[in-house]
Context: one part of a larger RNA
RNA sequence: UGACGGGGGCCUGCACAAGCGGUGGAGUAUGUGGUUUAAUUCGACACAACGCGCAGAACCUUACCAGGGUUUGACAUCUGUGGAACCUCUGUGAAAGCAGGGGUUCCCUUCGGGGACACGGUGACAGGUGCUGCAUGGCUGUCGUCAGCUCGUGUCGUGAGAUGUUGGGUUAAGUCCCGCAACGAGCGCAACCCUUAUCCUCAGUUACCAUCAUUCAGUUGGGGACUCUGUGGAGACUGCCGGUGUCAAACCGGAGGAAGGUGGGGAUGACGUCAAGUCCUCAUGGCCCUUAUGACCAGGGCUACACACGUGCUACAAUGGGCGGUACAAAGGGCAGCGAAGCCGCGAGGUGGAGCCAAUCUCAUAAAGCCGUCCUCAGUCCGGAUUGCAGUCUGCAACUCGACUGCAUGAAGUCGGAAUCGCUAGUAAUCGUGGAUCAGAAUGCCGCGGUGAAUACGUUCCCGGGCCUUGUACA
Numbered sequence: 001u002g003a004c005g006g007g008g009g010c011c012u013g014c015a016c017a018a019g020c021g022g023u024g025g026a027g028u029a030u031g032u033g034g035u036u037u038a039a040u041u042c043g044a045c046a047c048a049a050c051g052c053g054c055a056g057a058a059c060c061u062u063a064c065c066a067g068g069g070u071u072u073g074a075c076a077u078c079u080g081u082g083g084a085a086c087c088u089c090u091g092u093g094a095a096a097g098c099a100g101g102g103g104u105u106c107c108c109u110u111c112g113g114g115g116a117c118a119c120g121g122u123g124a125c126a127g128g129u130g131c132u133g134c135a136u137g138g139c140u141g142u143c144g145u146c147a148g149c150u151c152g153u154g155u156c157g158u159g160a161g162a163u164g165u166u167g168g169g170u171u172a173a174g175u176c177c178c179g180c181a182a183c184g185a186g187c188g189c190a191a192c193c194c195u196u197a198u199c200c201u202c203a204g205u206u207a208c209c210a211u212c213a214u215u216c217a218g219u220u221g222g223g224g225a226c227u228c229u230g231u232g233g234a235g236a237c238u239g240c241c242g243g244u245g246u247c248a249a250a251c252c253g254g255a256g257g258a259a260g261g262u263g264g265g266g267a268u269g270a271c272g273u274c275a276a277g278u279c280c281u282c283a284u285g286g287c288c289c290u291u292a293u294g295a296c297c298a299g300g301g302c303u304a305c306a307c308a309c310g311u312g313c314u315a316c317a318a319u320g321g322g323c324g325g326u327a328c329a330a331a332g333g334g335c336a337g338c339g340a341a342g343c344c345g346c347g348a349g350g351u352g353g354a355g356c357c358a359a360u361c362u363c364a365u366a367a368a369g370c371c372g373u374c375c376u377c378a379g380u381c382c383g384g385a386u387u388g389c390a391g392u393c394u395g396c397a398a399c400u401c402g403a404c405u406g407c408a409u410g411a412a413g414u415c416g417g418a419a420u421c422g423c424u425a426g427u428a429a430u431c432g433u434g435g436a437u438c439a440g441a442a443u444g445c446c447g448c449g450g451u452g453a454a455u456a457c458g459u460u461c462c463c464g465g466g467c468c469u470u471g472u473a474c475a
Stems, first nucleotide, its partner, number of pairs: 001475002003472003007469007015459002019423005026314008034305002042053002064300002067297002070294001073125001077124002079121001081118001086103007106115003127289002130287003136283002138278003141274001143272001148187006154163003167178003193266004198234003202230003208223002212221002237260001240254005316416001321374006332363003337356002342351003382413001387408007429451007
């Protein structure tokens, strides 16, 4: 100087408390451990691994296994040869491949050749998701959006170092003020950026419709008011008033205002820590393999199942279930695409093909809600697992191993032990809806809106963090 203390002081955070809803019990989805297996590819392991890499394993992916076949190679350059490439047929085979047949005969040229392509040969070499993340780059997590981390000059100390950065106030903040052997500066904080909340201006189609006509319908004429969309501006700064305060910084209350003290949300992550994670994104040193640890193929596996754990979904019902009627979103996607009306089917879906490169057409009925009605506390008209049969769709192909539909079946479960998690407002809870990936395959992930709470006395205690101080046999 740090680190540590079941030392002290001050402060802070959904840390506790006050509340609301969960997990832990059931069924199931998914990840992991374990076990099993020819293989169940590999990585990730307290917080910070476990719906994680995987924004999507039937084949492919795929790295794993057994089998079949290959060795200058699936891919690149050089060297040599040929004729283009290519299209197509036959046999054999699970395919890869192997053996043959037919058709066709490129472009440029200085006529030497070159280009693109194919084949076979020789080696130089290719190749490796093989090892080492404790050799590395890059990227990422974490403490933590916590308020810290440092430097120059000066001064003090023999020196390591200290001072500044401590102290008194204040703040979300090393934020600002005052004081001070310090005076300044940098990286962080804040602001500048995006979005949302109000108004104005300009613009008015595919959006809008108040007035005037018109219609089944903003449909048409028309309008440029309103909504909305986009451009450019205004607006919020403790600016104004009162009080408190050290005449300060600031805090409390108020006015005006759409908005008030960082307005809400996002992006943004200092010096560093964990030899944290990743050599299987990529790059890369070293080591290792080179008729195999490379490469090709069809099949299997990653989907196994006594069990254990994590994260979700659905429930156990009456604030509910079923049936009928009826209302109101936002944000997105669409050409190998979205696909309307109509018709067929109980339905998944089929048929159909209008329109749309989309403020025009379409996915696309939002659902909780409201109105009416039935049931009356039961393993039920709760719950839907499981199983049987019949189907639909995608796709060469749904046996291993897809999603969905109809009929039948109708398991556990009556609110969950110890323990434990999230959340402070348009939040929790609840309700639907879209997207990425994607042929198909979400209860996951990332968005969007609808309805919309309760509680916070407070900082004694638990946990994390910051500053000062103290002890230390630790570095």